[in-house]
C1' cells in the first nucleotide's frame, strides 16, 4: 500500500422558484412542522381494543449450556464448553499440553423405545473376519547335519495346496469400524498387564450456576443421527386499528300511540275513482342499522445532555426539548452553486478542464427486537499478500 472476515458510525450540503399536507390564530400574498436506517419482510415479543374464559388434562405450536437485563421476547449483555485460525511457552522439530487473542455454534437427552445410515466394504451394530499374522494335522515338492552297501535314508527344516483352530496388531473400504501413544507380554496377538492421555463412578475443593481442579477407583461403557419420530423441562385463549367507540340522512322493514278517514282528478266546491274503517289506510314518536362524518391518532417502555450504580446489557436521579399524522392516501419538482466517487485529456508536480455517476428504499395505531436490501465514505479488532528499513 492492497485484500479478506467481524463489529460500529454517516447516508450528500446550501439557496431560489413553484407546489402538497398538518398545526396555530391575528383567517392572511401569514407563521411554524413535515420519512428511514431499514419506514421493508410481517418473523418474534409487547402496549391498546373487542370476544371468550371455574379448575385440571389431552392434542398442537414454540423455546432449550448457565447467570443477568427487560414491559416482554426466540432479543441483548456477561460467563462456560466445543470448534476453526493466529501468536507465545514447554531447549529445537513433530505430537500433546498450557496461556493470550480473533471468528463461529440450533449447545437438554442417543446409558428409555422406534426408525434410518446411499456407494464402497467382511462387517454400519445382540458385531464381524476379506487380505494378512500365528498354530495344528494331512497331502505334495524340495533342502539337509548324521548314517550309508554311495543307490539312498533320516532327526530337523523350507515352499505350495486345501482344511481345522487362534487373532484383531498391520492392510484395505468408508463421513464414521468396539479407545489413543509407548513399554512389557505372546505361537501370533489383544486392556492381556503397566505408565500417561481419554471415558465411567465416588469423594473433596472453587464457583450463585453452567463448569472446573484434585484424589481415589473401574480395564472400561460402546458408532452416528433428535434441523427423524420421540422423551424431559418451560411457555402459549382467540382475533386484530378494516380492532373498537360515538353521531347519524334517504329507502325498506320492526315497535308504541293516535286513528275514520286519507290520496288523486292543475286553486276551491260538488262529483267520480283508488286505498282503508277495529287497527291494516293515514299521522306521529321510538329503536336497530346503511351511506356519510367524528374519535381511536400520535406526549411516548419518547429524544438530547449531565451524573451515579453496574465489567456490560441496563437502571436511578437532575436539567432541557416537542420532533410526520395522511385516509385513492401529504412529505415533491425544477434550476443554480458547492461536495463525494470514477473516467478521459493537459501537466514534472501542486493542480486545471470536460464527461459520467451519486445507493437501497419510502410512514398508514404505536413500541422493543430479528432478518433482508443498500452507491460511497470512515473508525476499531483479527488474519493474509507485496515492498522498504
Nucleotide at each position: 500500500u492492497c485484500c479478506g472476515c467481524c463489529g460500529g458510525a454517516c447516508a450528500g450540503g446550501c439557496a431560489a422558484u413553484c407546489g402538497c399536507u398538518c398545526g396555530c390564530u391575528g383567517u392572511a400574498u401569514g407563521c411554524g412542522g413535515g420519512a428511514g436506517g431499514a419506514a421493508a419482510g410481517u418473523c418474534c415479543g409487547g402496549u391498546c381494543u373487542c370476544c371468550a374464559a371455574a379448575g385440571g388434562g389431552c392434542a398442537g405450536c414454540a423455546u432449550g449450556c448457565c447467570g443477568g437485563c427487560u414491559a416482554a421476547c426466540g432479543g441483548c449483555c456477561g460467563g462456560g464448553a466445543g470448534u476453526c485460525g493466529g501468536c507465545g511457552c514447554u531447549c529445537u522439530c513433530a505430537u500433546g499440553g498450557c496461556g493470550c487473542u480473533g471468528g463461529c455454534u440450533a449447545c437438554g437427552g442417543a446409558a428409555a423405545g422406534u426408525g434410518c445410515c446411499a456407494c464402497a466394504g467382511a462387517a454400519a451394530a445382540c458385531a464381524u473376519a476379506c487380505c494378512g499374522c500365528c498354530u495344528c494335522a494331512a497331502g505334495u515338492c524340495g533342502g539337509a547335519a548324521g548314517c550309508u552297501u554311495c543307490g539312498g535314508u533320516u532327526a530337523c527344516u523350507g515352499g505350495c495346496u486345501g482344511g481345522g483352530g487362534g487373532u484383531a496388531a498391520g492392510g484395505g473400504u468408508g463421513a464414521a469400524a468396539a479407545g489413543g501413544u509407548g513399554c512389557g507380554g505372546u505361537a501370533a496377538g489383544a486392556g492381556c498387564g503397566c505408565a500417561c492421555c481419554g471415558c465411567g463412578g465416588c469423594u473433596g475443593g472453587a464457583g450463585u450456576a453452567a463448569u472446573u481442579c484434585a484424589g481415589c477407583u473401574g480395564g472400561c461403557a460402546g458408532g452416528g443421527u433428535a434441523a427423524a419420530c420421540c422423551c424431559c423441562a418451560u411457555g402459549c385463549g382467540g382475533a386484530g386499528c378494516a380492532a373498537g367507540a360515538c353521531c347519524a340522512a334517504a329507502u325498506a322493514g320492526g315497535g308504541g300511540a293516535g286513528g275514520a278517514g286519507g290520496a288523486g282528478c292543475g286553486g276551491c266546491c260538488c262529483g267520480c275513482u283508488c286505498c282503508g274503517u277495529u287497527a291494516u289506510a293515514c299521522u306521529u314518536c321510538c329503536g336497530g342499522g346503511u351511506a356519510g362524518g367524528u374519535c381511536g391518532c400520535u406526549g411516548g417502555a419518547g429524544c438530547c445532555g449531565g451524573u451515579c450504580a453496574g465489567u456490560a446489557a441496563u437502571g436511578g436521579c437532575c436539567g432541557g426539548c416537542c420532533u410526520g399524522g395522511a385516509g385513492g392516501a401529504a412529505u415533491g419538482a425544477u434550476u443554480g452553486c458547492c461536495g463525494g466517487c470514477u473516467c478521459g485529456c493537459c501537466g514534472c508536480a501542486c493542480g486545471g478542464c470536460g464527461g459520467g455517476u451519486u445507493a437501497c428504499a419510502g410512514a398508514a395505531a404505536c413500541c422493543g427486537g430479528c432478518u433482508u436490501a443498500u452507491c460511497g465514505u470512515u473508525c476499531g479488532g483479527c488474519g493474509g499478500a507485496c515492498c522498504a528499513g